[in-house]
RNA sequence: AGAGUCGGCCAGACAACCGCCGGCGUCCUUCUGGACGCUGGAGGAAAGUCCGGGCUCCAUCGGGCAGGGCGCCAGGUAACGCCUGGAGGAUGCGAGUCCAUGGAAAGUGCCACAGAAAACAUACCGCCUAAGCGCAACUGGUCUAUGGCCUGGGGCGCCGGCAAGGGUGAAAAGGUGUGGUAAGAGCGCACCGCGCGGGUGGUAACACGCCGCGGCAGGGUAAACCCCGCCUGGAGCAAGACCAAAUAGGGGAGUACGCGGGCUUAAGGCUCCGCACCGCGCGCCUGAGCGGACUCCCGGGUAGGUUGCUAGAGGCAGUCGGCGACGGCUGUCCCAGAUGAAUGGUUGUCCACGACAGAACCCGGCUUACGGCCGGCUCUUUCU
Numbered sequence: 001a002g003a004g005u006c007g008g009c010c011a012g013a014c015a016a017c018c019g020c021c022g023g024c025g026u027c028c029u030u031c032u033g034g035a036c037g038c039u040g041g042a043g044g045a046a047a048g049u050c051c052g053g054g055c056u057c058c059a060u061c062g063g064g065c066a067g068g069g070c071g072c073c074a075g076g077u078a079a080c081g082c083c084u085g086g087a088g089g090a091u092g093c094g095a096g097u098c099c100a101u102g103g104a105a106a107g108u109g110c111c112a113c114a115g116a117a118a119a120c121a122u123a124c125c126g127c128c129u130a131a132g133c134g135c136a137a138c139u140g141g142u143c144u145a146u147g148g149c150c151u152g153g154g155g156c157g158c159c160g161g162c163a164a165g166g167g168u169g170a171a172a173a174g175g176u177g178u179g180g181u182a183a184g185a186g187c188g189c190a191c192c193g194c195g196c197g198g199g200u201g202g203u204a205a206c207a208c209g210c211c212g213c214g215g216c217a218g219g220g221u222a223a224a225c226c227c228c229g230c231c232u233g234g235a236g237c238a239a240g241a242c243c244a245a246a247u248a249g250g251g252g253a254g255u256a257c258g259c260g261g262g263c264u265u266a267a268g269g270c271u272c273c274g275c276a277c278c279g280c281g282c283g284c285c286u287g288a289g290c291g292g293a294c295u296c297c298c299g300g301g302u303a304g305g306u307u308g309c310u311a312g313a314g315g316c317a318g319u320c321g322g323c324g325a326c327g328g329c330u331g332u333c334c335c336a337g338a339u340g341a342a343u344g345g346u347u348g349u350c351c352a353c354g355a356c357a358g359a360a361c362c363c364g365g366c367u368u369a370c371g372g373c374c375g376g377c378u379c380u381u382u383c384u
Base pairs, nucleotide, nucleotide: 001380002379003378004377005376006375007374008373009372010371012350013349014348015347016346017345018344020041021040022039023038024037025036026035027034028033043356047367048366050365051364052363053362054361055236056235057234058233060288061287062286063285064284065283067232068231069230070229071228072086073085074084075083076082087101088099089098090097091096102227103226107225108224109221110220111219124166125165126162127161128160132158133157134156135155138153139152140150141149142148143147174192175191176190177189178188179187193216194214195213196212197211198210199208200207201206240307241306242305243304250298251297252296253295254294255293258275259274260273261272262270263269277292278291279290280289314333315332316331317330318329319328320327321326
């Protein structure tokens, strides 16, 4: 000097004039409005609506199933699918970055094409032919020599053996070596790999050039179905609460409405008890409890105001503990609450010349968009 990587901060500033919304104060006042003054007024992502909650409601409160979510270990947190640290794996020269990371010996599927064969595996090329059968002629030795013997040798074929070599493929009955065999093969052995058990270290995941046993379930895939472990009621601020006003106490259809006892009566009846029936949280079953109804269609009225609505799992500073996420303690601050939707316009100066982009109940995350400044670390090159 260049390239990279990780982290922090900012998100135009100042002044003047006019104009918006909230709060406080003073005065006026016309019912709840006006004037003046002071003061506060969009984000790091407010976006996405992907997760987690706070809060509100549901005659509900439990249990189970289904459905859904997560999936290495240990922590953090109100909680999480988030964050931190570690283990394992992948990637990069490196600083670093990434991870749907439990189980394939519970079971069922799938692995195109190629290849003999992709699993209760298989024999295309090939190797052997010891043993058995057959073929023709070739050939060696020897003798008792037109024939015998060496159950000679080699060749071809059948039958048989092999999965070691070659080929195909992402992947083919663990790998290397050695012995053995007719030729081979964990067939035997040594080492490695794998499985099981133990030991050491670690809270654990896991690690170990540690020890022993075993010839050993061929691989991949669960982001395929599935198994295992843990979590999980629903709906949502357009939730809900209150006030005011208006309408049609509207019309139609369907399901259930039973039995026994008690009281009373001339007969009725009953605000009684038990059982039964129906209904009560998105789904199903069930226990308790509550209620006496529930379902569908047509039509009408209101859709106004107040509240919920911002003091919080809050911010900032210091300090202590912790590798860290984070937590404790002390002090300090109040920092938007609009509702067809508030912060805009003009002028001047400065400068790093301002990107992405506007709250709507609130908070913790993740993801996406994006300009600038500062710092740590890594690599390359050059100079001293």
This is a predicted structure of a 384-nucleotide RNA (Bacterial RNase P class A) from a Woeseiaceae bacterium. The gene name in the source record is rnpB. It matches the Rfam family "Bacterial RNase P class A". It is annotated as a ribozyme. Rfam links the family to the GO terms tRNA processing, dimeric ribonuclease P complex and ribonuclease P activity. Of the family's consensus pairs, 98% are formed in the model. NCBI's taxonomy places the organism under Bacteria, Pseudomonadati, Pseudomonadota, Woeseiales, Woeseiaceae.